[in-house]
RNA sequence: GGGUGAUUAGCUCAGUUGGUUAGAGCACUUGCGUCACAUGCAAGGGGUCAUAGGUUCGAGUCCUACAUCACCCA
Numbered sequence: 001g002g003g004u005g006a007u008u009a010g011c012u013c014a015g016u017u018g019g020u021u022a023g024a025g026c027a028c029u030u031g032c033g034u035c036a037c038a039u040g041c042a043a044g045g046g047g048u049c050a051u052a053g054g055u056u057c058g059a060g061u062c063c064u065a066c067a068u069c070a071c072c073c074a
Base pairs, nucleotide, nucleotide: 001073002072003071004070005069006068007067010026011025012024013023019057028044029043030042031041032040051065052064053063054062
């Protein structure tokens, strides 16, 4: 230098052919419970879908640019 993949909650990750509310597990908060913890049960908070544009009635999803990371080629 060229190519491929990834980027979504604090962490690990789903998200189907573009469509009605963006989700799970763990973590966190509160309550129950316990002498007090842990386990367990119930409820709750937390999101500029890396960033910036574009297409579309409608974008996490399609297109372009850019950034970071991983791998491959040279």
Annotation: Transfer RNA from an uncultured Bacilli bacterium, 74 nucleotides, folded computationally. It was read from a public genome assembly. Its mean pLDDT, the model's own confidence on a scale to 100, is 80. Rfam family: tRNA. By type it is a transfer RNA. Gene Ontology term of the family: triplet codon-amino acid adaptor activity.